[in-house]
RNA sequence: AAUCAUUUCAUACGAAUUCCUUAUAUAUCUAUGGUGAUAUGGACCAUAAGUCUCUACCUGGCAGCCGUAAAAUGCCGGACUAUAAGGAAAGUUGAAUCACAG
Repeated sequence: AAUCAUUUCAUACGAAUUCCUUAUAUAUCUAUGGUGAUAUGGACCAUAAGUCUCUACCUGGCAGCCGUAAAAUGCCGGACUAUAAGGAAAGUUGAAUCACAG
C1' cells in the first nucleotide's frame, strides 16, 4: 500500500422479499331456486348480486323463537383478499474502523 472478516455511522437507496399498523372495498352481507333436519333440530347445494376490485362470502359463542310445522330471529367475537399510506426487519450503496493471512 492492496484485499478484507468484524463493528459503527448515514437527512443515503427503497426495485423485489418478510412482518406490523392505518385507511378504502364489504355489510365475511343480500336475493332466488332445489334438497334436508325438527326442541338431542334449525342444515346443505347451486346460481345471481354486492366492490372504481382480484379473491372470499365462512367460523366460535350467547339469547330468544318455532309445540312437531315449515320457516327461521337478534346480539357478541374472530379473518382473508385487493389497493393506498406509514413504520420495522433484512438487503444495497457509501464512509470510517480493522483481525487473520499474504

This is a predicted structure of a 102-nucleotide RNA (Purine riboswitch aptamer) from [Bacillus] enclensis.
RNAcentral holds the sequence, with entries from Ribocentre.
Of the family's consensus pairs, 100% are formed in the model.
It matches the Rfam family "Purine riboswitch aptamer". Gene Ontology term of the family: purine nucleobase biosynthetic process. Its Rfam clan is "Purine riboswitches". About the family: Riboswitches are metabolite binding domains within certain messenger RNAs that serve as precision sensors for their corresponding targets.
The prediction has a mean pLDDT of 76.
NCBI's taxonomy places the organism under Bacteria, Bacillati, Caryophanales, Bacillaceae, Rossellomorea.